[in-house]
């Protein structure tokens, strides 16, 4: 060093979940890799963490440690970008309010601003007045009998003189009815360049009087106040995308280790 037999060990692994935990069934990647039981309301263990039977290989391409590289898996929300929901400090923008500024104007010594006193404007009342309404007054119409005068003619009483009651026509009147609107009286108001008393004064008009030099408009421009929108911006949330960051890690690569027995 070579034979022969053997034993350790190997015939996948590996994430995520599940469990106190560990493997497995099942799920995912790797990518080819003995057989048969058993399992998700689980199945079987206990740090030498499937468990039971049975086959092959076996001390090295094949067992085993350690590195490299890394499919993929998980964490963490770090930071981008998206979505969405809410806010309004801020930035920005609308558009109203004060305020300062210069410039343009309007007004004022024929008296500004501020003060004083009154007067209207608004309310109630009440005279007047004007309109409307009724009524009265005034004209005129107005009754077959049952209203009035006067009553032709008939009637009816009388011996007569007479006398009586009475229709029609005529004349006039009630009730009503037109008409007059001049006068009288009663009511009425969204009545009035009327009058006279109370009342009320916030604006606004106006007269008078003290002031004695400003008031006052709309454009721009600056601040400043409150308010609208949310484009930025500020919170949350989500998990889609990507980039950080961590964790585990299959295939591959690369080192380096590995037992017994017996013959040469």
């Nucleotide at each position: 060093c070579c034979g022969u037999g053997c034993u350790a060990g190997a015939u996948g692994g590996g994430g995520a979940g599940c469990u106190g935990g560990c493997g497995g069934u099942g799920c995912c990647c790797u990518g080819u890799a003995c057989c048969c039981g058993c399992a998700a309301u689980c199945c079987g263990c206990c740090a030498c963490a499937g468990c039971g039977g049975g086959a092959u290989c076996g001390a090295a391409u094949u067992c085993c440690c350690c590195c490299c590289c890394g499919a993929g898996g998980g964490c963490c929300a770090g930071c981008g970008u998206g979505u969405g929901c809410g806010g309004g400090a801020c930035u920005g923008u609308c558009g109203g309010a004060g305020u300062c500024g210069g410039a343009c104007g309007g007004u004022g010594u024929u008296g500004a601003a501020g003060g004083g006193c009154g007067g209207g404007u608004c309310c109630u009342g009440c005279g007047c007045g004007g309109c409307a309404g009724g009524a009265g007054c005034c004209u005129u119409c107005g009754a077959a009998c049952c209203c009035c005068g006067c009553c032709a003619g008939g009637u009816c009483c009388g011996g007569g003189a007479g006398g009586a009651a009475g229709c029609a026509a005529c004349g006039g009147u009630a009730a009503g009815g037109a008409g007059u609107c001049c006068c009288u009286c009663c009511u009425g108001g969204g009545u009035g360049c009327c009058g006279c008393a109370g009342g009320g004064g916030c604006g606004c008009c106006u007269g008078c009087c003290c002031g004695g030099a400003g008031c006052u408009g709309g454009a721009c421009g600056g601040c400043u106040c409150a308010g609208g929108c949310a484009a930025g911006c500020c919170g949350c949330a989500u998990g889609a995308c990507g980039c950080a960051g961590u964790u585990c890690g299959a295939c591959g690569g690369a080192g380096g280790g590995u037992g017994c027995a017996c013959g040469g």
This is a predicted structure of a 264-nucleotide RNA (Bacterial large signal recognition particle RNA) from a Pseudomonadota bacterium. The organism belongs to Pseudomonadota, within Bacteria. Rfam family: Bacterial large signal recognition particle RNA. About the family: The signal recognition particle (SRP) is a universally conserved ribonucleoprotein involved in the co-translational targeting of proteins to membranes. A source record names the gene ffs. Model confidence (mean pLDDT): 78 of 100.